[in-house]
RNA sequence: GCAGUAUUAGUUUAAUGGCAGAAUGUCGCCUUCCCAAGGCGGAGAUACGGGUUCGAUUCCCGUAUACUGCA
Numbered sequence: 001g002c003a004g005u006a007u008u009a010g011u012u013u014a015a016u017g018g019c020a021g022a023a024u025g026u027c028g029c030c031u032u033c034c035c036a037a038g039g040c041g042g043a044g045a046u047a048c049g050g051g052u053u054c055g056a057u058u059c060c061c062g063u064a065u066a067c068u069g070c071a
Stems, first nucleotide, its partner, number of pairs: 001070007010024004018054001026042005047063005
């Protein structure tokens, strides 16, 4: 330099173009003499910029980062 893959919550990870879910963590409450465990509830995310579409995590283009291969 070229080609490919990946990027979603603090972390790990789902989602067939049609309400973005879960686990774990975090916060609050209950339970307990206290802690842990357990129960209930809350907040929290689509890497960035555009395009297509009634509608985009999903399709297309570009940028960034990481990884893999070729040279």
The RNA shown here (transfer RNA) has 71 nucleotides and comes from a Nanobdellota archaeon. It matches the Rfam family "tRNA". The RNAcentral record of the sequence draws on ENA. The coordinates come from a structure-prediction model, not an experiment, and the mean pLDDT is 83.